The RNA shown here (transfer RNA) has 74 nucleotides and comes from Candidatus Woesebacteria bacterium RIFCSPHIGHO2_01_FULL_39_32. It matches the Rfam family "tRNA". Rfam classes the family as a transfer RNA. Its mean pLDDT, the model's own confidence on a scale to 100, is 80. It was read from a public genome assembly.
[in-house]
RNA sequence: GGAUCCAUAGCUCAGUUGGUUAGAGCGUUCGGUUUACAUCCGAAAGGUCGUAGGUUCGAGUCCUACUGGAUCCA
Repeated sequence: GGAUCCAUAGCUCAGUUGGUUAGAGCGUUCGGUUUACAUCCGAAAGGUCGUAGGUUCGAGUCCUACUGGAUCCA
């Protein structure tokens, strides 16, 4: 220098051919259960979907650039 892949909650990840409320498990907090702790049960908080543009009636999803990470070629 060239190519491919990844970026979604504190962590690990899902998200179907673009469609009307953005989710799961673990973790955190609160409540129940217990003499107490653990386990178990219930609830809640927590997200500009990496950044900036574009396409579209509508974008986590499609397109472009950039940033960061991984791998390969030279």